[in-house]
Molecule: transfer RNA
Organism: Paludibacteraceae bacterium
């Protein structure tokens, strides 16, 4: 250098173009329960990698850019 796949809360992850104002585990923060902690219950904060297109609508389709991986010269 060539082809493919990835990128989404602090971490791991899911999410047929619209009912997603994005879900779900731990973590953390608050309540309750505890003589306190810890389990256990309830509730909250928090995320779509940049830039563009495409459409009536994009996390999702497309193009680039970045950074990761794997194969292959």
């Nucleotide at each position: 250098g060539g082809u493919g796949g990835g990128u989404u809360c602090g971490u791991a992850u899911a999410g047929c173009g619209g009912u997603c104002u994005a879900g779900u585990a731990c973590c953390c923060c608050g309540g309750c329960c505890u003589c306190u902690c810890a389990c256990g219950c309830c509730g909250g904060u928090a995320a779509c990698a940049c830039g563009g297109g495409u459409u009536c609508g994009a996390g999702u389709c497309c193009c680039g850019u970045a950074c990761c991986c794997a194969c292959u010269a």